[in-house]
Context: one part of a larger RNA
Molecule: small-subunit ribosomal RNA, central domain
Organism: metagenome
RNA sequence: CUGGGCGUAAAGGGUGCGUAGACGGUAUGUUAAGUUCGUUGCUAAAGGCUCCGGCCUAACUGGAGUUCUGCGAUGAAAACUGGCAAGCUAGAGGGUGAGAGAGAGAAGUGGAAUUCCCGGAGUAGCGGUAAAAUGCGUGGAUCUCGGGAGGAACACCAAUGGCGAAGGCAGCUUCUUGGCUCAUUCCUGACGUUGAGGCACGAAAGCGUGGGGAGCAAACAGGAUUAGAUACCCUGGUAGUCCACGCCGUAAACGAUAAUCACUAGAUGUUGGUUCGGCUUAGCUGGAUCAGUGUCGUAGCUAACGCGUUAAGUGAUUCGCCUGGGGAGUAUGGUCGCAAGGCUAAAACUU
Numbered sequence: 001c002u003g004g005g006c007g008u009a010a011a012g013g014g015u016g017c018g019u020a021g022a023c024g025g026u027a028u029g030u031u032a033a034g035u036u037c038g039u040u041g042c043u044a045a046a047g048g049c050u051c052c053g054g055c056c057u058a059a060c061u062g063g064a065g066u067u068c069u070g071c072g073a074u075g076a077a078a079a080c081u082g083g084c085a086a087g088c089u090a091g092a093g094g095g096u097g098a099g100a101g102a103g104a105g106a107a108g109u110g111g112a113a114u115u116c117c118c119g120g121a122g123u124a125g126c127g128g129u130a131a132a133a134u135g136c137g138u139g140g141a142u143c144u145c146g147g148g149a150g151g152a153a154c155a156c157c158a159a160u161g162g163c164g165a166a167g168g169c170a171g172c173u174u175c176u177u178g179g180c181u182c183a184u185u186c187c188u189g190a191c192g193u194u195g196a197g198g199c200a201c202g203a204a205a206g207c208g209u210g211g212g213g214a215g216c217a218a219a220c221a222g223g224a225u226u227a228g229a230u231a232c233c234c235u236g237g238u239a240g241u242c243c244a245c246g247c248c249g250u251a252a253a254c255g256a257u258a259a260u261c262a263c264u265a266g267a268u269g270u271u272g273g274u275u276c277g278g279c280u281u282a283g284c285u286g287g288a289u290c291a292g293u294g295u296c297g298u299a300g301c302u303a304a305c306g307c308g309u310u311a312a313g314u315g316a317u318u319c320g321c322c323u324g325g326g327g328a329g330u331a332u333g334g335u336c337g338c339a340a341g342g343c344u345a346a347a348a349c350u351u
Stems, first nucleotide, its partner, number of pairs: 004322003007305002012319001014201004021194003025088002028085004033081002035077008047067008091191001092188003095184005103177007110154001115149006125136002162169002206247006215241002220236004258318006266296014300307002324351003333344004
């Protein structure tokens, strides 16, 4: 290994594109590499197995056959796999016509709110808490009206809703642009699936340079609480949060569930199409069908929980990963990074 697994027990790579490789629709011809059959050479002897002997029997031992497997040569077969040739259209891609969308990038722009500044009016408190105090305020605060500045985020709509490979994406308008769905069955003709390496993307925090800085707020300071309080609560407050460019490359990056294909009861919401009806026709409603997204549930599966056409069911192909707990996702080495650190990844020992 034959012969186990990966939702929660150890185990799906954060996500995509894709190289090598692995696997691959339908039909014809050809080839004969794999495959099958035959002949033949080698595969020492001993050994194993079967039969027959020799010592009284066994062990031991003699003979014959066979096995063990493989390698080479040669002949044949052509179903399957492979190669080659020329086809097909059910996979895949394209065309045409429609459709939905917070998909992405750039520019512009709007209102509400917070804060600050200026002016009016106005007076002794405001703020905060379980209660307080620190804090702010007669140099006129809080409250209120008018004007202005600036930054960040977009209430309602809003949803088990939509889009995206994932991370993620939400005021409005314009420009540039990716993908998806439906219908048609017009074109190409297997162009496919997966994907070790590789490349690209990748929340937040963090880093570099330069801007910006309203609110919030690690660190920090003060006030409380407390036995203490390096906290929870309060008053402040700097990095940061925002923008541009460049790094970092990690997350409970989760559906804790890899991708693709096929098959296997239903019921009921909802989103976007197509199509056929009915009606009281800017619409409402019913049926069929395709694509998404939810709930419940049959068979089946599961240790159970649960999953159940969006499978954790039944099969196929490919990749990744697991092998008791701790030591340890550590040491060391290598490699990447400005650094922080990332990736790869043990052992002693212990239980």